The part of an RNA shown here (large-subunit ribosomal RNA, domain IV) has 327 nucleotides and comes from uncultured Pedobacter sp.
Context: one part of a larger RNA
RNA sequence: UAAUGUUGAAGGAACUAGACAAAUUGCACUUGUAACUUCGGAAGAAGAGUGACCAUGAUCAGGCAACUGAAUCAUGGUGGCACAGAAGAGGGGGUGGCGACUGUUUAUCAAAAACACAGGGCUCUGCAAACUCCAAAGAGGAUGUAUAGGGUCUGACGCCUGCCCGGUGCUGGAAGGUUAACGUGAGAUGUGAAAGCUUCGAGCUGAAGCCCCAGUAAACGGCGGCCGUAACCGUGACGGUCCUAAGGUAGCGAAAUUCCUUGUCGGGUAAGUUCCGACCUGCAUGAAUGGCGUAACGAUGGCCACACUGUCUCCUCCUGAGACUCA
Numbered sequence: 001u002a003a004u005g006u007u008g009a010a011g012g013a014a015c016u017a018g019a020c021a022a023a024u025u026g027c028a029c030u031u032g033u034a035a036c037u038u039c040g041g042a043a044g045a046a047g048a049g050u051g052a053c054c055a056u057g058a059u060c061a062g063g064c065a066a067c068u069g070a071a072u073c074a075u076g077g078u079g080g081c082a083c084a085g086a087a088g089a090g091g092g093g094g095u096g097g098c099g100a101c102u103g104u105u106u107a108u109c110a111a112a113a114a115c116a117c118a119g120g121g122c123u124c125u126g127c128a129a130a131c132u133c134c135a136a137a138g139a140g141g142a143u144g145u146a147u148a149g150g151g152u153c154u155g156a157c158g159c160c161u162g163c164c165c166g167g168u169g170c171u172g173g174a175a176g177g178u179u180a181a182c183g184u185g186a187g188a189u190g191u192g193a194a195a196g197c198u199u200c201g202a203g204c205u206g207a208a209g210c211c212c213c214a215g216u217a218a219a220c221g222g223c224g225g226c227c228g229u230a231a232c233c234g235u236g237a238c239g240g241u242c243c244u245a246a247g248g249u250a251g252c253g254a255a256a257u258u259c260c261u262u263g264u265c266g267g268g269u270a271a272g273u274u275c276c277g278a279c280c281u282g283c284a285u286g287a288a289u290g291g292c293g294u295a296a297c298g299a300u301g302g303c304c305a306c307a308c309u310g311u312c313u314c315c316u317c318c319u320g321a322g323a324c325u326c327a
Base pairs, nucleotide, nucleotide: 001322005318008315010313011312014311027051028050029049030048031047036041038156052078053077054076055075056074057073058072059071060069061068062067079083091306093304094303095302097300098298099297103115104114119154120153121152122151123150124149125148131140132139133138157293158292159291160290162223163222164221167220168219169216170215171214172213173212176211177210178209183204184203187200188199190197191196224242225241226240227239228238251285252282263279264278265277266276267275
């Protein structure tokens, strides 16, 4: 000098990006326990009380009994600052976001709202299956057989999942158009005395594909504008018009999405760019790229208040590994 540890008046988060860190709580028994809920939970919810030792009496267990026991209760008393006397040993509550959950992950800066998941859908596959590895042989799929196997999306559960097939994709269709080689071959080239050989070649014929015709969105995707209108104002159920394949339904909404924006109103605070509840003017929400809810769960991110504290006002006592100096 200082890591680690440790004490603290009054206050008690005023610290700070943030209660980070520390403190509080902690065991057993008795009691008591809310909203909500998928009736299982939530729950050790929360909260309250008791706990040492001595005496007396009783109970319990074992034993034929004497008696024994680290077992239990009642009444009365005793001592200490302190009786779960050390160590070990949950802080709790409210609200809303996300993800249902237990799990998995960036070995060595990310553990999460990411991945997975049970459940749901679409699609392919009839077995020498589809699909995958492979030059082939062969193998996996599978010693399985559509209640099976592969691919893909969604992601418990509840209520639901609207409109568009014009584009792209996929599936089906086959009349017509287009379309290669082969085939056929009018006619022509070169050469030759000729036979022939050689080369070019119109037309005809000619598959899949494409064009074409349908279907299909839990396939990729998409889901309008302008003008007017009600007996205050305002708004516009209503009307007109243009465009489109169709013009966003139910829900939710300044949101993990809202630029303007610290939107406006309400709540909480003395004061709140965050938070909660509403409104809807959705720059640029929206239904398995799932929409909206949701008990339980979470080393998950936001907000609030209780207890508690050296985080702080504002610093301080003690300890002292190590370092440094001296010997």